[in-house]
């Protein structure tokens, strides 16, 4: 240089083109208790980035970015 896979919440992962994108964990509150731990409960938090197609894109196309692989 060429090729293929990934990118969704602080992390880990899900989501048939059509639900208010969802769970585990953390991080915040509250409740219980003298206190604090543990348990219980709340609620906030995210579609890598620019077009496009569609009546609807996290999902299809097209190109950048980053990471990983792979050929020369």
């Nucleotide at each position: 240089g060429c090729c293929c896979c990934a990118a969704u919440a602080g992390c880990u992962c899900a989501a048939u083109g059509g639900a208010u994108a969802g769970a585990g964990c953390a991080a915040g509150g509250c409740u219980c208790u003298c206190c604090u731990a543990a348990a219980g409960c709340c609620g906030a938090g995210a579609u890598u980035c620019g077009g496009g197609u569609u009546c609807a894109a996290g999902u299809c196309c097209c190109g950048g970015u980053u990471g990983g692989g792979g050929c020369u």
The prediction has a mean pLDDT of 80. This is a predicted structure of a 72-nucleotide RNA (transfer RNA) from a Chloroflexota bacterium. Lineage of the source: Bacteria > Bacillati > Chloroflexota. It matches the Rfam family "tRNA". Rfam classes the family as a transfer RNA. RNAcentral holds the sequence, with entries from ENA.